[in-house]
Molecule: Glycine riboswitch aptamer
Organism: Proteobacteria bacterium UBA6920
RNA sequence: CAUACCUCCUCGGGAGAGAGUGGCAUUGCCACCGCCGAAGGCGCAACUCGCUCGGAAACGCUCAGGCAAAAGGACCGAAGAGAUUCG
Numbered sequence: 001c002a003u004a005c006c007u008c009c010u011c012g013g014g015a016g017a018g019a020g021u022g023g024c025a026u027u028g029c030c031a032c033c034g035c036c037g038a039a040g041g042c043g044c045a046a047c048u049c050g051c052u053c054g055g056a057a058a059c060g061c062u063c064a065g066g067c068a069a070a071a072g073g074a075c076c077g078a079a080g081a082g083a084u085u086c087g
Stems, first nucleotide, its partner, number of pairs: 001087001006082003010078004018033001020032005034067003040063001041061003047055002
């Protein structure tokens, strides 16, 4: 100098399912019924590693969260910054 992977920030895209019912009396709390799977969490393990270990899904659960819009949102793309392997 350049740079895979990683982290951070900004921008764009980004699904599903209740503007449910009742009470208090007011934007909040409580109770009940139905539902979703893409924050997070937990479980299984194809696979990887190389074998007491560890990693590991968009699969499963629905604890948490969510079910008009907004917000949030796994993940994807772009720009920038940081750190850094090989060269």